[in-house]
Molecule: transfer RNA
Organism: Promineifilaceae bacterium (SeqCode)
RNA sequence: GCCACCCUAGCUCAAUCGGAAGAGCAGUCGCUUCGUAAGCGAUCGGUUGAGGGUUCGAGUCCCUCGGGUGGCU
Numbered sequence: 001g002c003c004a005c006c007c008u009a010g011c012u013c014a015a016u017c018g019g020a021a022g023a024g025c026a027g028u029c030g031c032u033u034c035g036u037a038a039g040c041g042a043u044c045g046g047u048u049g050a051g052g053g054u055u056c057g058a059g060u061c062c063c064u065c066g067g068g069u070g071g072c073u
Stems, first nucleotide, its partner, number of pairs: 001072007010025004019056001027043005049065005
């Protein structure tokens, strides 16, 4: 230099053919316990890497940029 893939909650990951974002862990509160852990219940947490485009509608499709991984030279 070229090619492919990935980027979503604090972390690890889902989300069907484009129909409007969810789980586990962590956090907080409660139940339980003499107390802690474990267990159970509730709850909090999102500019879907950034910007633009297409569309009635974009996490999903297109373009540019940034970051990461792998391959080729």